c-di-GMP-I riboswitch aptamer from Litchfieldia salsa, 85 nucleotides, folded computationally. The coordinates come from a structure-prediction model, not an experiment, and the mean pLDDT is 89. RNAcentral holds the sequence, with entries from ENA and Rfam. Taxonomically the source falls in Litchfieldia (Bacteria, Bacillati, Caryophanales, Bacillaceae).

[in-house]
RNA sequence: UAAAGAAAAUGGCAAACUUAUCGAAAGGUAGGGACGCAAAACUUCAGGCCUAAGGCAGAAAUGUGAUGGCAGCUGGGUUACCUAA
Numbered sequence: 001u002a003a004a005g006a007a008a009a010u011g012g013c014a015a016a017c018u019u020a021u022c023g024a025a026a027g028g029u030a031g032g033g034a035c036g037c038a039a040a041a042c043u044u045c046a047g048g049c050c051u052a053a054g055g056c057a058g059a060a061a062u063g064u065g066a067u068g069g070c071a072g073c074u075g076g077g078u079u080a081c082c083u084a085a
Stems, first nucleotide, its partner, number of pairs: 004083002012037002017032006035072001041078003045075003048070003055064003
């Protein structure tokens, strides 16, 4: 330096649910809470998934569709703690 994650240490994050709040929604943020996580740190670059306000089509019902989201769905990129064989 790279790869890996046995046994530990110092610390870290925080699912469901819930309270407040923002949002059309999906979902976000903050508090509580811990299912889990060795990148569950950052990044929408590729795929995937969720939503459908405005737009467009329609007499309507409705359809369509991301410029809105998910990094705790997978891969890529960037950075990082500890430590045996």